[in-house]
RNA sequence: GAAGCAGGCCAGGCAGCCGCUGGCUGGCACCUUCGGGUGCCGGCGGGAGGAAGGUCCGGACUCCACAGAGCAGGGUGACGGUUAACGGCCGUCCGCUGAAAGCCGCAAGGUAUAAGGCGAGGAAUAGGGCCACAGAGACGAGCGUAUUAAGUUACGGUGAAACGCGGUAACCUCCACCUGGAGCAAUUCCAAAUAGGCACGCGUUGAUGUUGCUCGCGGAGCGUGCGGGUAGGAAGCUUGAGCGCUGGAGUAAUCCAGCGCCUAGAGGAAUGGCUGUCAUAGGGGCGUCCCGCAAGGGAGACCACUACACAGAAUCCGGCCUAUCGGCCUGCUUUACAU
Numbered sequence: 001g002a003a004g005c006a007g008g009c010c011a012g013g014c015a016g017c018c019g020c021u022g023g024c025u026g027g028c029a030c031c032u033u034c035g036g037g038u039g040c041c042g043g044c045g046g047g048a049g050g051a052a053g054g055u056c057c058g059g060a061c062u063c064c065a066c067a068g069a070g071c072a073g074g075g076u077g078a079c080g081g082u083u084a085a086c087g088g089c090c091g092u093c094c095g096c097u098g099a100a101a102g103c104c105g106c107a108a109g110g111u112a113u114a115a116g117g118c119g120a121g122g123a124a125u126a127g128g129g130c131c132a133c134a135g136a137g138a139c140g141a142g143c144g145u146a147u148u149a150a151g152u153u154a155c156g157g158u159g160a161a162a163c164g165c166g167g168u169a170a171c172c173u174c175c176a177c178c179u180g181g182a183g184c185a186a187u188u189c190c191a192a193a194u195a196g197g198c199a200c201g202c203g204u205u206g207a208u209g210u211u212g213c214u215c216g217c218g219g220a221g222c223g224u225g226c227g228g229g230u231a232g233g234a235a236g237c238u239u240g241a242g243c244g245c246u247g248g249a250g251u252a253a254u255c256c257a258g259c260g261c262c263u264a265g266a267g268g269a270a271u272g273g274c275u276g277u278c279a280u281a282g283g284g285g286c287g288u289c290c291c292g293c294a295a296g297g298g299a300g301a302c303c304a305c306u307a308c309a310c311a312g313a314a315u316c317c318g319g320c321c322u323a324u325c326g327g328c329c330u331g332c333u334u335u336a337c338a339u
Base pairs, nucleotide, nucleotide: 001335002334003333004332005331006330007329008328009327010326012278013277014276015275016274017273018272020047021046023044024043025042026041027040028039029038030037031036049310053321054320056319057318058317059316060315061183062182063181064180073179074178075177076176077175078092079091080090081089082088093121094119095118096117097116102111103110104109122174123173127172128171129168130167131166139164143156144155145154146153187235188234189233190232197226198225199224200223201222202221209217210216242261243260244259245258246257247256248255249254280307281306282305284303285302288299289298290297291296
């Protein structure tokens, strides 16, 4: 230099202004059961992701069910390890795949392996089903030709498989192992107003109401207590299988130790917008420089302009899958040439 792979990271930076959300806090006002609460005006600091997504697996947590065992249903499937667990991940074996170069070939093309990638990779004499196209015939024996005492023996274009102890389990099945159901709208607590319910008391000998009292009017409910539910509020809710750095064990996944850090917690649901500037990318304009006779090609500067993806927490974790403008970094393998 050529060729093929693998992994990690970023997701614009800074400043100013205007907002949104919840936390802490200062002042004032009101209420208070003196714990505090509410409102207004301020101050301070916090505020999305690598996938927050799909909800496809696995767990934590909560409620319901449950003596024990089995069947059914569902799932997994080489071997070993890892983990809270997994269908995830790591290692090994096996199978398939896998470039340039080299080799063969006039050429088209054929041929190999490395790193890497992929594999629902248990069982086909327990049983059933199925086997495209081609082929006379495709699963169970028949058929054709030759041959023999005899379906006795041999061969049969095609096709993955042919006259046979084939293939297929990502078809049923068998074997081994795992497996209760529902999900934070889980679940728990506090609890109005109004309307029902229950109990007691008062009430046509007139209650309650009609501005406080009396008269008058009107005419069947009224008062107190209890209880369930709703609105609303609170808990669950974010300190956790947490994150970073260093060291150690291990091929690795992963684990152990030390030190440091606290990093949204809303809840019909905030996390945004504008301006300036810098950075990146794109095309354009203007002039400059280099190569060239020319046509034309190339370079960097300046000026404005444009662009910046996918998407978005909702109980929390571990995975998988899918989406993603543009950019940066690292590593592995084979090989040409030179030293």
Background: This is a predicted structure of a 339-nucleotide RNA (Bacterial RNase P class A) from Massilia consociata. The coordinates come from a structure-prediction model, not an experiment, and the mean pLDDT is 79. Its Rfam family is "Bacterial RNase P class A". The family's RNA type in Rfam is ribozyme. NCBI's taxonomy places the organism under Bacteria, Pseudomonadota, Betaproteobacteria, Oxalobacteraceae, Massilia.